[in-house]
RNA sequence: AGAGUUUGAUCCUGGCUCAGGAUGAACGCUAGCUACAGGCUUAACACAUGCAAGUCGAGGGGCAUCAUGGCGGUCGCUUGCGACCGCUGAUGGCGACCGGCGCACGGGUGCGUAACGCGUAUCGAACCUGCCGCAUACCCGGGGAUAGCCUUGCGAAAGCAAGAUUAAUACCCGAUGUUCUCACUGUUCCGCAUGUUACGGUGAGCAAAGAAUUUCGGUAUGCGAUGGCGAUGCGUCCCAUUAGCUAGUUGGCGGGGUAACGGCCCACCAAACCGACGAUGGAUAGGGGUUCUGAGAGGAAGGCCCCCCACACUGGUACUGAGACACGGACCAGACUCCUACGGGAGGCAGCAGUGAGGAAUAUUGGUCAAUGGGCGCGAGCCUGAACCAGCCAAGUCGCGUGAGGGAAUAAGGUCCUAUGGAUUGUAAACCUCUUUUGUCGGGGAGCAAUGAGCGUCACGCGUGAUGCGUUGAGAGUACCCGAAGAAAAAGCAUCGGCUAACUCCGUGCCAGCAGCCGCGGUAAUACGGAGGAUGCGAGCGUUAUCCGGAUUUAUUGGGUUUAAAGGGUGCGUAGGCGGGGAGCCAAGUCAGCGGUAAAAUCGUGGGGCUCAACCCCAUCCCGCCGUUGAAACUGGUUUUCUUGAGUGGAUGAAAAGUAUGCGGAAUGCGUGGUGUAGCGGUGAAAUGCAUAAAAUAUCACGCAGAACCUCCCAUUGCGAAGGCAGCCAUGGCCGGCUCCACACUGACGCUGAGGCCACGAAAAGCGUGGGUAUCGAACAGGAUUAGAUACCCUGGUAGUCCACGCAGUAAACGAUGAAUGCUGGCUGUCCGGGGGGACUGACCCCUGGGUGGCGAAGCGAAAGCGAUAAGCAUUCCACCUGGGGAGUACGCCGGCAACGGUGAAACUCAAAGGAAUUGACGGGGGCCCGCACAAGCUGAGGAACAUGUGGUUUAAUUCGAUGAUACGCGAGGAACCUUACCCGGGCUCAAACGGGGAGUGGCGCAGGCAGAGACGCCUGUUUCCCACGGGACACUCCCCGAGGUGCUGCAUGGUUGUCGUCAGCUCGUGCCGUGAGGUGUCGGCUUAAGUGCCAUAACGAGCGCAACCCCCGCGUGCAGUUGCUAACAGUCAACGCUGAGGACUCUGCACGGACUGCCGGCGCAAGCCGCGAGGAAGGCGGGGAUGACGUCAAAUCAGCACGGCCCUUACGUCCGGGGCGACACACGUGUUACAAUGGGUGGUACAGCGGGAAGCCAGGCGGCGACGCCGAGCGGAACCCGAAAUCCACUCUCAGUUCGGAUCGGAGUCUGCAACCCGACUCCGUGAAGCUGGAUUCGCUAGUAAUCGCGCAUCAGCCAUGGCGCGGUGAAUACGUUCCCGGGCCUUGCACUCACCGCCCGUCA
Repeated sequence: AGAGUUUGAUCCUGGCUCAGGAUGAACGCUAGCUACAGGCUUAACACAUGCAAGUCGAGGGGCAUCAUGGCGGUCGCUUGCGACCGCUGAUGGCGACCGGCGCACGGGUGCGUAACGCGUAUCGAACCUGCCGCAUACCCGGGGAUAGCCUUGCGAAAGCAAGAUUAAUACCCGAUGUUCUCACUGUUCCGCAUGUUACGGUGAGCAAAGAAUUUCGGUAUGCGAUGGCGAUGCGUCCCAUUAGCUAGUUGGCGGGGUAACGGCCCACCAAACCGACGAUGGAUAGGGGUUCUGAGAGGAAGGCCCCCCACACUGGUACUGAGACACGGACCAGACUCCUACGGGAGGCAGCAGUGAGGAAUAUUGGUCAAUGGGCGCGAGCCUGAACCAGCCAAGUCGCGUGAGGGAAUAAGGUCCUAUGGAUUGUAAACCUCUUUUGUCGGGGAGCAAUGAGCGUCACGCGUGAUGCGUUGAGAGUACCCGAAGAAAAAGCAUCGGCUAACUCCGUGCCAGCAGCCGCGGUAAUACGGAGGAUGCGAGCGUUAUCCGGAUUUAUUGGGUUUAAAGGGUGCGUAGGCGGGGAGCCAAGUCAGCGGUAAAAUCGUGGGGCUCAACCCCAUCCCGCCGUUGAAACUGGUUUUCUUGAGUGGAUGAAAAGUAUGCGGAAUGCGUGGUGUAGCGGUGAAAUGCAUAAAAUAUCACGCAGAACCUCCCAUUGCGAAGGCAGCCAUGGCCGGCUCCACACUGACGCUGAGGCCACGAAAAGCGUGGGUAUCGAACAGGAUUAGAUACCCUGGUAGUCCACGCAGUAAACGAUGAAUGCUGGCUGUCCGGGGGGACUGACCCCUGGGUGGCGAAGCGAAAGCGAUAAGCAUUCCACCUGGGGAGUACGCCGGCAACGGUGAAACUCAAAGGAAUUGACGGGGGCCCGCACAAGCUGAGGAACAUGUGGUUUAAUUCGAUGAUACGCGAGGAACCUUACCCGGGCUCAAACGGGGAGUGGCGCAGGCAGAGACGCCUGUUUCCCACGGGACACUCCCCGAGGUGCUGCAUGGUUGUCGUCAGCUCGUGCCGUGAGGUGUCGGCUUAAGUGCCAUAACGAGCGCAACCCCCGCGUGCAGUUGCUAACAGUCAACGCUGAGGACUCUGCACGGACUGCCGGCGCAAGCCGCGAGGAAGGCGGGGAUGACGUCAAAUCAGCACGGCCCUUACGUCCGGGGCGACACACGUGUUACAAUGGGUGGUACAGCGGGAAGCCAGGCGGCGACGCCGAGCGGAACCCGAAAUCCACUCUCAGUUCGGAUCGGAGUCUGCAACCCGACUCCGUGAAGCUGGAUUCGCUAGUAAUCGCGCAUCAGCCAUGGCGCGGUGAAUACGUUCCCGGGCCUUGCACUCACCGCCCGUCA
């Protein structure tokens, strides 16, 4: 000294929380010792028992009791003793009693008390004071009682009564009385005053006690000391939702009372007193020294110790006394407890112990008067739960210890890991050496004790001093010292996600639990529980509670108010606060010196004593208050003066300032009349509504009536305090404010302004009374809209809107910015003045004052922004704020006719609420742009049948995955068995396969047989290779170590993939800007398919993307020609590149060229664009492919593969047979075939390309209607094979469920295959379903494209392929355009979203 927590991130505001210290503490776990200090915070609740105040015989009468003496008696008897009994107060003493002193101290508690109670200071000329000290004087003479004891009586007791008798230092009377008191009076000192001092005079009044013997007492008075009492200034808590209080109340006169003053009390008189500087009331509370905290200022507290106060069961009262209204006294009343013979009595622990109760919680019914102190006493001494000690309690502080040094196989064990090994526990232990505090044992052993008393001696001032002897210790045989043995007997608690020092494993699985705040836990938890380890502190450690701190989060030091909480709606103005220049005086504030006080203890500083420290002792220091002496700058007071602040007068000017009256204009509506006819009106579209011979709307004229309003001018204009104010050069109406200028005058007269008062509040709405009502128009009615529509829209329409008078008193009454004054660079508009220049006028220019705007320097601000009209720099005054919600609510009070307004909480709850700005995302915001996105077109889907996939359902199983776009002819490019993961059943358990080690056996293969559904089991026959002859290769069996799992988690992962999207974007370095998040660059203009390029530019560059580089197609050239080709030459055939031959052509293969806006014209700064341009095979990216930035969707996949963790191990592994994945009321997706004539059928007929082929493709021939079969040439391919179809030609069908359509079903076959039942394809014959172009809606496509036609291939024994991937044939239509739908890019704007609009969030219900 700070930290955590609001956000995706940032800055700020702001609250909450934490780290520190403290405690009379409590609780949990743990515990070795000393010293010092502490210990009912709650029930001022109730108390058993004991003790806590007595003492004096040197005051007295006495003698119950004890001891002694005397006398008498009895007994034992060693004739002098002992024991016992009685008498005797004679002696020591002494219960009870009279008397004296004390009991008012000491000790306890904090109920009450907000008060002169306490603190501090002052005063008492308004007072008292026992014992003590000093001084003066005195102590004479008498008297009567009474307690006790005794007698009697009453009562249960407590106790009481009567009688007799007696003493005193008890009581009373008289004398004396310096003094003293009172009255009158003379002189005199002092004081602010009432008053009062000293010395006198006269009159009146008041004393006494003895005991004992070199003393102690008694009385009066004065002084002192001590203690008390009273008065006053200042200080002393919360609530104003307590604003008025008070009748002895305030004062006076007189009296009473008191120690004394005083309404303290009383009679009379007056009517005052207190209060916003907080009276009164309510709540709480003993106050202070001090204690804790804090840098301090402050805040909180008042336990122990000290001072003061108050109280003593509760309330009241007095008595005694020097002192009390009295803790262990009295009386009365009350409650409670106890005793009782029921008649009546007793009691007061907030003394020390102790008990019960209450409570989270607080000790022994201890010892001693040795010391200190107190009471009494001449004294010895007695008493003392004051005190000193001891006991209990970690309840606090300080100190000490639980060992020290060495010691690595870094042991074992534990824990963890990347696990043949390492790390850690850990030099820790073991082991060696050493030490002995504390504890234990033995021995010694204090100080606290000073003297006082006593006795002896001495001195003198005769009751003191000196000196010698000698006595006294509860604590305690304690502290301390010496010695002995022995590492011996002595460590825990909390924490380990961040804050905050300290990390791993296991268990658990939003469960159990943790948590001070943020927050952890839903299967890999450093946050829960355990373990290991670590960290912190340590005889303690944590938790809880409370206080201060951090919190500058109540801000005096030291905060704020445009938008975060916060400026009053406005003015006038009271109190108050603050206030211009000069001079003089005063000295209240202020400053300084000196003095008093500020108790001690405490704190600080210095020193000293306990071994140290805590602790204790000594010295020193203090804010403050009071007095006194001075200073005079500042504030203040007072006197005087000044003019600049303020004001008055003069003159000028502008204006929608206000108010009253009058006048005008257009519009609306209505009435009358005219013209005129079927609609008008209204809306997004409509309807309600108005209108037909009673004539609307429209239009013209007149009028109205009535009432309301004021176009243009009119603006970032003007005026006003704000609200607000707009026809009128009308009434020179009335009235207010402002401005410039020049001069004169007053002379600080000023600023602000609580509460309250006063006024305005003519914003609207509202209320009362009266008037008025054209328009508009809450409520209301109807019509629409809508799921609904108590709304938005429409047609009507009441209050109201208007006026007068009155009330109300609030608004986002806003510049969300209080008023006043001064100061601080500029630029530029505008309104109203003044001056100068412009020769006069005008435009215009300059200077200057007042208003009203814009932009900006400095500065300020969290930023946005403000910026001479400040939110800058300063001063003064006022108002207001202190987390969000609850709530501007409740209650109370005030105001109001009411509506309502003003004032204005708490419980409870949250860890935030909030401001400004940033990045994104989003918007039924804007701008620009793109895409088969729409539009324009073409063909389809959605209806039918079938194929296929999916959902659902079913099932023993219908294995699993994929689920908007981005799942659904998808994984699967081939499910009859296999595949296969599913189901049923039958088997196996080193296992179906593989690796390694060990042991045994001899097989393996082939052939055959038996049982079985098969796997498999059993049986027979035959039999191999190498060799160094031991064996080995190989195989099987057994044992062991590894196995195996399509089991789970794609939300633990790798890899791969889909999608946004082939969209044009995504970033970095340096620099610059910003407190920062971040921005800039990447924005802007033009351009592009493109962040493509150019220009501009606080940016300059760069990277990943785009483009290009790669492949295919289109043109050409070169080279090369076989299986391809054939122009020329030659040969040959029925025909044919068939043959020789050729490389010209086509074609094939390789390499290269070609296109770049290069050329021309136009536009443009350029980039580039445009052109039925040229040239060219191709023209502006030539067409197609491959190629997919940063990232998004916890997107998909653990079942392709790999892999962490978890799970199964005679099974969740593995083998086999069969079944299933093919089910079928239904729903959806993707397709195929159709519904026909642009067609079907029959016959004839032409032209491809990509590819494939040996368990293959198959020419050709034969058989079969055909699928196909048999025979069979060629070809591992530019050579052989794999029939192209649509097209074209001809004929037929003639609009029909058909010569369309072919599903379904029946029959017969073919082929593949171990096997076509579940469950294959194909062929033939027969059968001939739905369907006649498809609702809402929806897909694809921009050219060799769509559409249409066939062909090939992969997988594959075969095939459920109508699928997928390719190939060629024929070959269109349309695009005005970007408003709209969808998706996307860039810029901008708003935002309470950031999991980002599928967001957030409000209400109701549960």
Model confidence (mean pLDDT): 82 of 100. The RNA shown here (small-subunit ribosomal RNA) has 1406 nucleotides and comes from an uncultured bacterium. Its Rfam family is "Bacterial small subunit ribosomal RNA". Rfam 15.1 lists 42,628 matches to the family in 10,626 species. The sequence is in RNAcentral, with records from Greengenes.